A computed fold for a 349-nucleotide RNA, annotated as Bacterial RNase P class A. Model confidence (mean pLDDT): 77 of 100.
[in-house]
RNA sequence: UAAGUAGGAUAAAUGGUCGCGGCUGACAGAACCGAAAGGCGUCAGGCGAGGAAAGUCCGGGCUUCACAGGGCAGGGAUGCCGGAUAACGUCCGGUGGAGGCGACUCCAAGGAAAGUGCAACAGAAAUGAACCGCCGGCCUUUGGGCCGGUAAGGGUGGAAGGGCAGUGUAAGAGACUACCGCCUCCCCGGCAACGGGGAGGGCAUAUGUAAACCCCAUCCGAAGCAAGACCGCAAUGAAGCAUAUGGCUGCCCGCCAGCUUCAGGUAGGUCGCUGGAGCCUGCCGGCGACGGCAGGCCUGGAUAGAUGACCAUUCACGACAUAACCCGGCUUAUCGUCCUGCUUACACU
Numbered sequence: 001u002a003a004g005u006a007g008g009a010u011a012a013a014u015g016g017u018c019g020c021g022g023c024u025g026a027c028a029g030a031a032c033c034g035a036a037a038g039g040c041g042u043c044a045g046g047c048g049a050g051g052a053a054a055g056u057c058c059g060g061g062c063u064u065c066a067c068a069g070g071g072c073a074g075g076g077a078u079g080c081c082g083g084a085u086a087a088c089g090u091c092c093g094g095u096g097g098a099g100g101c102g103a104c105u106c107c108a109a110g111g112a113a114a115g116u117g118c119a120a121c122a123g124a125a126a127u128g129a130a131c132c133g134c135c136g137g138c139c140u141u142u143g144g145g146c147c148g149g150u151a152a153g154g155g156u157g158g159a160a161g162g163g164c165a166g167u168g169u170a171a172g173a174g175a176c177u178a179c180c181g182c183c184u185c186c187c188c189g190g191c192a193a194c195g196g197g198g199a200g201g202g203c204a205u206a207u208g209u210a211a212a213c214c215c216c217a218u219c220c221g222a223a224g225c226a227a228g229a230c231c232g233c234a235a236u237g238a239a240g241c242a243u244a245u246g247g248c249u250g251c252c253c254g255c256c257a258g259c260u261u262c263a264g265g266u267a268g269g270u271c272g273c274u275g276g277a278g279c280c281u282g283c284c285g286g287c288g289a290c291g292g293c294a295g296g297c298c299u300g301g302a303u304a305g306a307u308g309a310c311c312a313u314u315c316a317c318g319a320c321a322u323a324a325c326c327c328g329g330c331u332u333a334u335c336g337u338c339c340u341g342c343u344u345a346c347a348c349u
Base pairs, nucleotide, nucleotide: 001345002344003343004342005341006340007339008338009337010336012314013313014312015311016310017309018308020048021047023045024044025043026042027041032039033038050320054331055330057329058328059327060326061325062224063223064222065221075220076219077218078217079216080094081093082092083091084090095109096107097106098105099104110215111214115213116212117209118208119207131154132153133150134149135148136147137146138145139144162180163179165177166176167175181203182201183200184199185198186197187196188195189194228271229270230269231268236263237262238261239260240259241258245257246256247255248254278297279296280295281294282293283292284291285290315318
């Protein structure tokens, strides 16, 4: 310098004017609206979306309901090992496998020696297989046919019954032998997954497929902030009404209206609601995820739903996208710019 790889930051900048939503203070223990709860004005100050606020796919907090305790069945999720965490299907560090010269990346990675299913097309055959070929025997009209052996060769296929070389044989074959693979046992290292080594077994129950049924192990109560709690004009219900009132009805009883209290919960209001597994800085522990300590900070909370518009200057001319209870993740979308570690190739010192 070029190509690549891993991670991080930022998400046009500055100033001004107007506007919108919270908060604090003052005016102000004001006036006004409302039965009440509560609401409403002006001025000043300060604050006001994101890295994904998104999809709503996992995990948790919180709330209401359910629930003595244990087990089985059924359903769902997860699936190498160790750790992190409030928890996780997430993250970190390893192991094994796959890809890459490499940095590095990817993996849903238990069980196919319990059973069932499936394997299109092709192929003789998809699990214990003779189509061609090879070998032997018999027959023959000399083209070949029949019977048997054979998985070494050919062909089909993603996959053909351990691989490969030799011995052996009529031809062949784990039939036998070495090496590799597989299985069993033992030793060593490692917390473990696993790795290294040794001995034995001729290979058997052994094609693949479990994001097919299934088996094994572990975990899981349901619904969600329109959750829910409180106050409460209404509807409705219950109890009471000494004296007095209205209607049916002139009188008595009764009923209705009315009044009081209680229940109830509609409209409406308040809370939940944003100070939290919070953010920033430093130190310490840890390879790391992360944890501990100290100091500092307060940073949207609406309920028809605010975060916008305009002007000036500048630039690289601006992507994806707008909170609705909160938090940890995952996934997806995204114009560009900048920074850091590392790898490979080339050149120079």
It matches the Rfam family "Bacterial RNase P class A". Gene Ontology terms of the family: ribonuclease P activity, tRNA processing and dimeric ribonuclease P complex. The sequence was found by an Rfam model in a public genome assembly.